[in-house]
RNA sequence: AUUACAAGUGUCUAGGGUUCCACAGAAUGAGUCUUCCAUGGCUAAUCUGGUUCGGUCCAAGAGGCACGAGCGAACGUAGUUCGUUUCACGGAGGGAUAAAAGCCCGGGAGGU
Numbered sequence: 001a002u003u004a005c006a007a008g009u010g011u012c013u014a015g016g017g018u019u020c021c022a023c024a025g026a027a028u029g030a031g032u033c034u035u036c037c038a039u040g041g042c043u044a045a046u047c048u049g050g051u052u053c054g055g056u057c058c059a060a061g062a063g064g065c066a067c068g069a070g071c072g073a074a075c076g077u078a079g080u081u082c083g084u085u086u087c088a089c090g091g092a093g094g095g096a097u098a099a100a101a102g103c104c105c106g107g108g109a110g111g112u
Stems, first nucleotide, its partner, number of pairs: 008067005015058002020055002022052001023049004030043004069085007087107001089110001093105003
């Protein structure tokens, strides 16, 4: 110094947070139920909590699956069938979104 090209899409998962839902809690007033008052219960509103299992949501280059695509072979010229697509240590920092992340910058810098 060099170690080619390509490495896509969908879905799911590890993982991730907190917009919305649910759950838990708090205080005040309101409504409502208990024949009446108080106490108490319930309901919606407000605030807080992801140090709430969850639903929604985000989600892997180095996770799964499917599809697509590339290459090779056969048949035969129309594409079909079959095979194959290896390897993969890695920050800090920044960015998006409600927010965070194994997301994006990024198979980056760097290392072997």
Source information: This is a predicted structure of a 112-nucleotide RNA (Guanidine-I riboswitch aptamer) from an Actinomycetes bacterium. The model forms 96% of the base pairs in the Rfam consensus. It was read from a public genome assembly, where an Rfam model found it. Taxonomically the source falls in Actinomycetes (Bacteria, Bacillati, Actinomycetota). Rfam family: Guanidine-I riboswitch aptamer. Rfam describes the family as follows. This family represents a conserved RNA structure found upstream of the ykkC and yxkD genes in Bacillus subtilis and related genes in other bacteria.